[in-house]
Context: one part of a larger RNA
RNA sequence: GAACGAACGCUGGUGGCGUGCUUAACACAUGCAAGUCGAGCGAGAACGGUCUCUUCGGAGACUUAUUAGAGCGGCGGACGGGUGAGUAACACGUGAGUAACGUACCUUUUAGUGGGGGAUAACAAUUGGAAACGAUUGCUAAUACCGCAUAAGACCACAGAAUCUUCGGAUUUCGGGGUCAAAGCCUUCGGGCGCUAAAAGAUCGGCUCGCGGUCCAUUAGGUAGUUGGUGAGGUAAUGGCUCACCAAGCCAGAGAUGGAUAGCUGGUCUGAGAGGAUGAUCAGCCACACUGGGACUGAGACACGGCCCAGACUCCUACGGGAGGCAGCAGUGGGGAAUCUUGCGCAAUGGACGAAAGUCUGACGCAGCAACGCCACGUGUGUGAUGAAGGCUUUCGGGUCGUAAAGCACUGUCAGGAGGGAAGAAUAAAAUGACGGUACCUCCAAAGGAAGCACCGGCUAACUCCGUGCCAGCAGCCGCGGUAAUACGGAGGGUGCAAGCGUUGUUC
Numbered sequence: 001g002a003a004c005g006a007a008c009g010c011u012g013g014u015g016g017c018g019u020g021c022u023u024a025a026c027a028c029a030u031g032c033a034a035g036u037c038g039a040g041c042g043a044g045a046a047c048g049g050u051c052u053c054u055u056c057g058g059a060g061a062c063u064u065a066u067u068a069g070a071g072c073g074g075c076g077g078a079c080g081g082g083u084g085a086g087u088a089a090c091a092c093g094u095g096a097g098u099a100a101c102g103u104a105c106c107u108u109u110u111a112g113u114g115g116g117g118g119a120u121a122a123c124a125a126u127u128g129g130a131a132a133c134g135a136u137u138g139c140u141a142a143u144a145c146c147g148c149a150u151a152a153g154a155c156c157a158c159a160g161a162a163u164c165u166u167c168g169g170a171u172u173u174c175g176g177g178g179u180c181a182a183a184g185c186c187u188u189c190g191g192g193c194g195c196u197a198a199a200a201g202a203u204c205g206g207c208u209c210g211c212g213g214u215c216c217a218u219u220a221g222g223u224a225g226u227u228g229g230u231g232a233g234g235u236a237a238u239g240g241c242u243c244a245c246c247a248a249g250c251c252a253g254a255g256a257u258g259g260a261u262a263g264c265u266g267g268u269c270u271g272a273g274a275g276g277a278u279g280a281u282c283a284g285c286c287a288c289a290c291u292g293g294g295a296c297u298g299a300g301a302c303a304c305g306g307c308c309c310a311g312a313c314u315c316c317u318a319c320g321g322g323a324g325g326c327a328g329c330a331g332u333g334g335g336g337a338a339u340c341u342u343g344c345g346c347a348a349u350g351g352a353c354g355a356a357a358g359u360c361u362g363a364c365g366c367a368g369c370a371a372c373g374c375c376a377c378g379u380g381u382g383u384g385a386u387g388a389a390g391g392c393u394u395u396c397g398g399g400u401c402g403u404a405a406a407g408c409a410c411u412g413u414c415a416g417g418a419g420g421g422a423a424g425a426a427u428a429a430a431a432u433g434a435c436g437g438u439a440c441c442u443c444c445a446a447a448g449g450a451a452g453c454a455c456c457g458g459c460u461a462a463c464u465c466c467g468u469g470c471c472a473g474c475a476g477c478c479g480c481g482g483u484a485a486u487a488c489g490g491a492g493g494g495u496g497c498a499a500g501c502g503u504u505g506u507u508c
Base pairs, nucleotide, nucleotide: 001508002507003506004505006504007503008502009501010500013377014376015375016374017373018372019370020369021335026333027332028331030330031329032328035075036074037073040072041071048063049062050061051060052059053058082288083287084286092212093211094210095209096208097207098206101205102204106201107200108199109198110197111196112195113194114148116146117145123138124137125136126135127134128133153180154179155178156177158176160174161172162171163170164169184193185192186191214260215259216258221251222250223249226248227247228246229245230244231243232242233241263285264284265283266282267278268277269276270275290311291310292309293308294307313324314323315322316321341367343366344365345364349363350361351360352359353358380410381409382408383407390401391400392399393398414449416444417443418442419441420440424435452497453496454495455494456493457478458477459476463492464491465490466489467488473480474479
């Protein structure tokens, strides 16, 4: 000098764009953050309204109603959002490999979609429990579930055949054998949407390898599933991934093992560069979801707002037993030098579901708060010498603040008031804007409402007076202060930056 997710002191006008718990991966009240589909299925209220009957208590029908709230079923809850604890590792970056693999939804193509069956929730009845939640019996449906048929195709490699052969076996252009399917719904009857099997593509992922980037040797030996082989199991798939047997290997001074620290990268800051430091925001990857472990479902998880077990903690309890997980968005307590609103909207973009209308979406779009940062603008302009008054100073002549002020003449940015008023919004047309009566435009009024902070001995731009008297104090370094202090405190003046200015911390 530059920089910062900064903090502190003094001060503070406006706008735009960004940024905002770096500490306790500490604990969390409350609300919201993942649902959706009636064009898969059965069932189906109530309030209200109209009408009818009435013993005047009420009852019934229609509507509300393709409704609400539940249930079965499908798809999605593996995305999106958060955090950085762990991890020195194929975690990350980069380049390859997979002849050792998977891929729901999407695209293209091919072939099918025949015919049956038995249940079960909802519901009803009975019943247990304080609750959470159940139990028994009975009824019912499906694109839920289970056989059968069909097999273009895929798979198996079972006997045959053919080919090759190191004679152990291997392969499949062959024809056999075996295994594997399905579901319907809507319709204007044209069709549309599905479902099943398969191929290819696309996308996303799993696995493997080379290279690369921390510190400590006051850590020198480490390793028994350890290293390799055979066989088996397991996996979507290779592999000590697991197991049985066999061999005794494997790693290591080019640093094994151990310890410490740490998410990695694109980038960011600095620097002429080389390099050094760093990894907030944004983007890619990874890991984690109260702590530890486990699997289930599924195309995909060993699953933040799923399940089970154990633990700590909190809450409810009728003491028998139950409930919970903000490192989602707000918000609270705590910690800390320190970091925001329990806001609006799905209008846009994106996502889930749906044929669609649409529903959901604290993703996202916006608004709020904070000079936290960057950028832009303003706090007026011209004229004005009796160089006014006043302050400070003085050699008492004057000098200086100083064209500064006043005065005169103007201007109207910002803030303020009034009026108008968007784009962002698609479409054949109509409708649809949270922001927002915002931005922007026009008019009005008035210099009116808007300047501070640090420094002035040298480094280093900027000097005098008073007070103090090695005191009080200053200080980044050198050093100032003991009676004339340009270095302390105040004043006048000056210098530098400016809605900021200084200080502290950290990096280059």
Predicted 3D model of a 508-nucleotide part of an RNA (small-subunit ribosomal RNA, 5' domain) from an uncultured prokaryote. The full RNA is in RNAcentral, with records from ENA.